A computed fold for a 72-nucleotide RNA from a Nanobdellota archaeon, annotated as transfer RNA.
Rfam family: tRNA. Its family is annotated with triplet codon-amino acid adaptor activity in the Gene Ontology. Rfam classes the family as a transfer RNA.
[in-house]
RNA sequence: GCCUACAUAGUAUAGUGGUUAGUACACAGCCCUGUCGCGGCUGGGACCCGGGUCCAAUUCCCGGUGUGGGCG
Repeated sequence: GCCUACAUAGUAUAGUGGUUAGUACACAGCCCUGUCGCGGCUGGGACCCGGGUCCAAUUCCCGGUGUGGGCG
């Protein structure tokens, strides 16, 4: 340099066009417990950036950035 995959919460991930963007761990509060832990309930927190298509984009297309893989 070329090809290719990926980018969603603090972390790991699901979601393939319209539904409240879901789950686990973590974090906060409450319950439980003599206390801590375990367990239960509740809560806050996320779609990498720009553009395009569409009535509607996290999702499709183009470009950029970053990361991984392959080739040279």
Its mean pLDDT, the model's own confidence on a scale to 100, is 82.